Overview: Small-subunit ribosomal RNA, 5' domain from Saccharibacillus sacchari DSM 19268, 538 nucleotides, folded computationally. Model confidence (mean pLDDT): 82 of 100. NCBI's taxonomy places the organism under Bacteria, Bacillota, Caryophanales, Saccharibacillus, Saccharibacillus sacchari. The sequence was found in a public genome assembly.
Context: one part of a larger RNA
RNA sequence: GGACGAACGCUGGCGGCAUGCCUAAUACAUGCAAGUCGAGCGGACUAAGGUGAAACUUGUUUCACCGAGGUUAGCGGCGGACGGGUGAGUAACACGUAGGCAACCUGCCUUUCAGUUUGGGAUAACUUCCGGAAACGGAUGCUAAUACCGAAUACAUCAUCUUCCGGCAUCGGAGGAUGAGGAAAGACGGCGCAAGCUGUCACUGAGAGAUGGGCCUGCGGCGCAUUAGCUAGUUGGUGGGGUAACGGCUCACCAAGGCGACGAUGCGUAGCCGACCUGAGAGGGUGAACGGCCACACUGGGACUGAGACACGGCCCAGACUCCUACGGGAGGCAGCAGUAGGGAAUCUUCCACAAUGGGCGAAAGCCUGAUGGAGCAAUGCCGCGUGAGUGAUGAAGGUUUUCGGAUCGUAAAGCUCUGUUGCCAGGGAAGAACGUCCGGGUGAGUAACUGCACCCGGAGUGACGGUACCUGAGAAGAAAGCCCCGGCUAACUACGUGCCAGCAGCCGCGGUAAUACGUAGGGGGCAAGCGUUGUCC
Repeated sequence: GGACGAACGCUGGCGGCAUGCCUAAUACAUGCAAGUCGAGCGGACUAAGGUGAAACUUGUUUCACCGAGGUUAGCGGCGGACGGGUGAGUAACACGUAGGCAACCUGCCUUUCAGUUUGGGAUAACUUCCGGAAACGGAUGCUAAUACCGAAUACAUCAUCUUCCGGCAUCGGAGGAUGAGGAAAGACGGCGCAAGCUGUCACUGAGAGAUGGGCCUGCGGCGCAUUAGCUAGUUGGUGGGGUAACGGCUCACCAAGGCGACGAUGCGUAGCCGACCUGAGAGGGUGAACGGCCACACUGGGACUGAGACACGGCCCAGACUCCUACGGGAGGCAGCAGUAGGGAAUCUUCCACAAUGGGCGAAAGCCUGAUGGAGCAAUGCCGCGUGAGUGAUGAAGGUUUUCGGAUCGUAAAGCUCUGUUGCCAGGGAAGAACGUCCGGGUGAGUAACUGCACCCGGAGUGACGGUACCUGAGAAGAAAGCCCCGGCUAACUACGUGCCAGCAGCCGCGGUAAUACGUAGGGGGCAAGCGUUGUCC
């Protein structure tokens, strides 16, 4: 000199864009943060309207049946493995980079081929009863499905035999025969008397792709040798098990190996990277925000479900803590967004909206979304603008100083002439909106045909921010400057007070009666909505 997620002191006009618990991975009141589908299913509730009956005040009421539509606890499907947070642990194939898998998996999506035949038994909801303070549970009876389970058919798969092609050692690919094993589900429209046909979305098997992951390896990035030896599933083999998959991953047996001054092992510290800061570079330091990967979710352990988890707002067990209790037993997990207490030098609103972007579900309308888009607070940072401009000498008054002549603040002020940035007030007022959807029309594939599907054109309608940005107008210089320093380094000097006192200080040092170094004043220098100090890095 530069930099900062900064803090402190004094001061403080506006705007844009960023950033904002670095400490206690401490404890959490309250609200919200993951739902959705009735076009999978049976119910329940409600109900426009219709039919019939009764009463009469002849257009109302009551009752019974049917019932468009609406709402939805439960079963079922998909999603809760994404998105969001944090950095505790981890010195490790965790990360970065370059490769390998002839040792692997992949829901939704795209594409190709082939199908969706035929049966069955339950169970929740519901009813009745019982237990419990509650959380919740038990029994009985009934019922449905795109829930569950058989049979058929098809290919995969496995075993044996066999043909061809290829390679990278174990081997890889394509095919044939026999045996074993082994799929599926409908819903909503249209036409039709029905059977059935047809459209869309679903469902099943197989192949390929895409995407996302899993595993293995070379190399790379830290301190201590005042850590020198470490290791029994340890190192290797055979066999069994396990996994999507290789493997001591696990187990039985066998052998005695394996690592290490090229630093094993131990201890300490630490998430890693793209990047960021500095520097001419080499290098040094850092890993906030943004992006990628990893790990974690009160602490420790475990599995279940599933394409995917050993799962932040799922389950089970143990522990600590908090809460409820009828003392028998239960409930909870903010390192999601706000917010509270505590700790600390220190870090924000218990805000608005799904309008946009994206995500989940749904045929769609739509619903959900503290992701996200915005607003609020904070000079925390960067950038921009302003606090007026021109003219104005009698060098006014006043302050300071003086050798009493003057000098200086100083064109500074006043005065005169202008301007109107920003702020204040008034009027107008956005872009961000494209889709999806609805209405009208057209084209194409398909169908016996229609509906529907895909695409296109025109119109309607959709904004949290926000009456915001922006534009125009009115008025008035009116509302807007401080902080640090002035001995040398280092730009900037005098007076008074004090008298080794009070004090200053980054280093040298200053102060003991003429202090440019302390305090105040005048003047000056620097930076400026900031200026200094402290801390850290180069």